[in-house]
Context: one part of a larger RNA
């Protein structure tokens, strides 16, 4: 110093084992249990019954006792939009015709549909242009315009190209109108040619055609169930109407017509009197027939018209049997619109007929997204509809510097409403002044005068008061129109047949320059197209309006709401405050509130209220002129230590019984005046009062007394003013230095509002498949949103069939019953058990006679 060994410590790696922690899969006995399910009961809080028509329903508006089962936008045929397929200047095929096992499927395929040409009323005509050539109607070469915005492509950029598509000026063809000019030949036709601020569903390098689907329009029974009618053929007079022919049936009395007897009279005509006789659409009344009253009974009855008593009539226009006539706009009616078979202001039966209804009622499962409208015009149109407006849906074109806008500025136009004004037009209107004679009326002077002078009215000239939707000079506020730039400004050039005296001007084009993008604020989304339900009863609430006395009345006009809509507050409550909603935790408010009912202050400050009808909160659920010497606060003149006001006490006189009038009037029944003089002071008198005086009082002075007093008014609270018919309502108790008014402060309560979070659903943007096959209708970040009736659209659950594919099932299949369990926002679906005995199911796809609470729905059961 190497090399090897062995031990010990460290670190690393790898594999074994074992632990612990978290996640995750499979399988999985038994027990136990809550915080999990089900069910009774009690309490507490919240809550009104569902369809429905409707502005508007819990309604004293209607349907609705409960179960089962069955019930209602469908088929077709013709158009529209959209969106899949095929084929494509085409397409499509079913008269045949072929293959074929029959219906089918499969070729072939005239003819025909649609489309590829339009325009025109019609004859008819008929979709491009330029250069050259020349036998002037051909040939050759070209060849679908111009501009501005445009996706996208090319380019580093600058700029360039430019599809669909839109705007716009040209071109063409039909048709219409103008004008004229060639050419041709069978001379009145035919061609070509130029124009137009006319016009076509036209052209301009085609887009159809067929089929299936969903929507939506019309015709068809047309979403379902419903008439009062109309019509066409028939049946029917056994009810009952009325004819006619045949039959039948109606006690017993009472009145007592003609006729006749007998009698009396009497000249006779003839009268009378007693009898007899037995007439009568006569009379009581029984059967028969009818049916007045009891408005009796009975009234799910003995009966879809009876029973009881009372009633009418009962020899006849009486009652019935049978037979026969008369039939539906037609019969028969002693007439009631009665009656024609329980049916009659037009039977009954079948059938057109599923008759029609702008009208009543119904209209069957689920979630997610948008979401109205009751206005305009028109309508034999007012309960209807069409039409536009609101609405949904399906696309398209772009989309980061332009583009919009229930805004604001600026700048600029329209207006004639509010106000204003009327010594400013127009029209209305009060008052008084000057003023003349223009008129008119009266008057005085005058013989009389358009003579004087005096009045009244018009007038005139300055002023005064008050108006106006159909007045205005003036004139707001709010409103509306345009603008605030690249689609621009500036330069040169060029074009015209327009314009000008004029290369003057106007348009237009063409090049070139210009980027400080020509107010603010907000939006990232702006724009176009197509198609389409529902509505077309509205109603309310500030403002503003019109008609009414006025209304919860009628009718407009702006915006906000209700309707279609829920929370939270107004005790209740369409519409008022507050605030709009996914499903929940948490935190703060909104309006209102914070004595108890009730969550939160018997919380603070300063006022004011006492009510034998206090008062207490938008809408709103009412009180007014007027008054209080209730208080309370102010405001304006007064009076007061030279003593007020109030209180108590003295005086309150003379002239004079002033003057007039009056039967009388002395301070006081009335008039008209209202002086002095003594005084501190005392009115020719404030009241009571006398026939009249009288007497008392008052103003007005004094004394006592000692400090504040008096009158008007204004406007807080309170009080009168304030009387109704169940018993009663600040929401209730109640509540008085309030729990009442009024004015403040702090707290705290209080919603689905607003943050914060977690899910869920819609929309909108960005990103993503590398190694190997599918994938994307996936994944994965972010933003934002969630209301909803009538409507609409998207995406699902379940039901009967039918083909396909895949499975269950006597080891029990469908059904049914269950406080097994689980899953889904949700139609609903899995699963366990029991009970049943033989079928049943997912999944892809077609198809439908496809979902029930209501329809005085059928049936059927309770």
């Nucleotide at each position: 110093g190497u090399u090897a060994c062995a031990c010990u410590a460290c670190a690393c790696a790898u594999u074994u084992u074992g632990g612990a922690c978290g996640u995750u899969g499979g399988c999985g006995a038994u027990g136990a249990a809550a915080u999990g399910g089900c069910u009774u009961c009690a309490u507490u809080c919240g809550a009104c019954c569902c369809g429905u028509c409707u502005u508007g329903a819990a309604a004293c508006a209607c349907g609705g006792a409960c179960c089962a089962a069955g019930g209602a936008g469908u088929c077709u045929a013709a158009c529209a939009u959209g969106u899949g397929c095929g084929c494509g200047a085409g397409u499509c095929g079913u008269a045949g015709g072929g293959u074929g096992g029959u219906a089918a499927a499969c070729c072939c395929a005239a003819a025909g549909g649609c489309g590829u040409a339009a325009u025109g009323a019609a004859g008819g005509u008929a979709a491009a242009g330029g250069u050259c050539g020349c036998u002037u109607g051909c040939g050759a070469c070209u060849g679908a315009g111009g501009u501005g915005a445009g996706a996208g492509c090319c380019g580093u950029a600058a700029g360039g190209u430019g599809c669909a598509u839109c705007a716009u000026c040209g071109a063409c063809c039909g048709a219409u109108c103008c004008g004229a000019u060639c050419u041709a030949c069978u001379u009145g036709u035919a061609g070509a040619u130029g124009g137009a601020u006319u016009u076509g569903a036209g052209u301009a390098a085609g887009a159809g055609c067929g089929u299936a689907c969903c929507u939506g329009u019309u015709g068809g029974g047309a979403c379902c169930c419903g008439a009062a009618a109309g019509a066409u053929g028939g049946u029917g007079a056994a009810c009952u109407a009325u004819g006619c022919c045949u039959g039948a049936a109606u006690a017993g009395g009472g009145u007592g017509a003609a006729g006749c007897c007998a009698g009396a009279g009497g000249a006779a005509a003839c009268u009378c009197u007693g009898g007899u006789g037995g007439a009568a659409g006569c009379u009581c009344g029984u059967a028969g027939c009818g049916a007045u009253c009891c408005u009796g009974a009975c009234g799910u009855g003995c009966a879809a018209a009876u029973c009881g008593g009372u009633c009418g009539u009962c020899a006849a226009a009486u009652u019935u049997g049978g037979g026969u006539a008369u039939a539906g706009g037609g019969g028969c009616g002693a007439a009631a619109g009665a009656c024609u078979a329980a049916u009659c202001g037009a039977a009954c039966c079948a059938u057109c007929u599923a008759g029609u209804a702008g009208c009543u009622g119904g209209u069957u499962c689920c979630c997610u997204c948008c979401g109205a409208a009751g206005u305009u015009u028109c309508c034999c149109u007012u309960a209807g509809g069409a039409u536009a407006g609101c609405u949904g849906g399906a696309a398209c074109u772009c989309g980061a510097g332009u583009g919009c806008a229930g805004u604001u500025u600026u700048a600029u136009c329209a207006g004639g409403u509010a106000a204003a004004g009327c010594g400013a037009a127009u029209g209305a209107u009060u008052a008084g002044a000057g003023g003349c004679c223009u008129u008119a009326g009266g008057g005085u002077u005058g013989a009389a005068a358009c003579a004087a002078c005096c009045u009244u009215a018009a007038c005139c000239u300055a002023u005064u008061c008050u108006c106006a939707a159909a007045c205005u000079u003036u004139a707001a506020a709010u409103u509306g129109g345009u603008a605030a730039g690249a689609a621009c400004u500036c330069c040169g050039a060029c074009u015209u047949g327009c314009u000008u005296a004029a290369c003057u001007g106007a348009a237009g084009c063409c090049g070139g320059a210009g980027a400080u993008u020509g107010a603010a604020u907000g939006c990232a989304g702006a724009g176009u197209u197509c198609u389409u339900a529902g509505u077309g009863g509205g109603c309310c609430a500030u403002u503003u309006u019109u008609g009414g006395u006025a209304a919860g009345c009628a009718g407009a006009a702006c915006u906000g709401g209700c309707g279609a809509u829920g929370c939270g507050g107004g005790a209740u409550g369409a519409a008022c405050c507050g605030a709009a909603c996914g499903u929940c935790g948490a935190g703060u408010u909104a309006a209102g509130g914070u004595g108890c009912c009730a969550a939160a202050g018997u919380c603070g400050a300063c006022g004011c209220u006492c009510a034998u009808c206090a008062g207490a909160u938008c809408c709103c659920a009412c009180a007014a002129a007027a008054g209080g010497u209730g208080u309370u606060a102010g405001u304006u003149g007064g009076u007061a230590u030279a003593g007020a006001c109030a209180g108590c006490a003295g005086g309150a006189c003379g002239g004079u019984g002033g003057c007039c009038a009056u039967g009388g009037a002395a301070g006081u029944c009335g008039g008209a005046a209202u002086c002095c003089g003594c005084u501190a002071a005392g009115g020719a008198g404030u009241g009571u009062g006398u026939a009249a005086c009288a007497a008392c009082u008052c103003a007005c002075c004094u004394g006592c007394c000692g400090a504040a007093u008096c009158a008007a008014c204004u406007a807080g609270c309170c009080c009168u003013g304030a009387a109704a018919a169940u018993g009663g309502a600040u929401g209730g108790c109640g509540c008085u230095g309030a729990a009442g008014c009024g004015u403040c402060g702090c707290a705290c309560c209080g919603a689905u509002a607003c943050u914060c979070g977690a899910c869920c659903g819609u929309g909108g943007c960005a990103a993503u498949a590398a190694a190997u096959g599918c994938g994307a209708u996936g994944u994965u970040g972010u933003c934002a949103c969630g209301a909803g009736u009538a409507g609409g659209a998207g995406g699902g659950c379940g039901u009967g069939g039918u083909g396909g594919u895949c499975g269950u099932u006597a080891a029990g299949a469908a059904g049914c019953c269950u406080u097994u369990g689980g899953c889904g926002u949700g139609a609903g679906c899995c699963u366990g058990g029991g009970u049943g005995a033989a079928a049943c199911g997912g999944c892809c796809a077609c198809u439908a006679g496809u979902g029930c609470a209501g329809a005085u729905c059928u049936u059927g059961g309770u």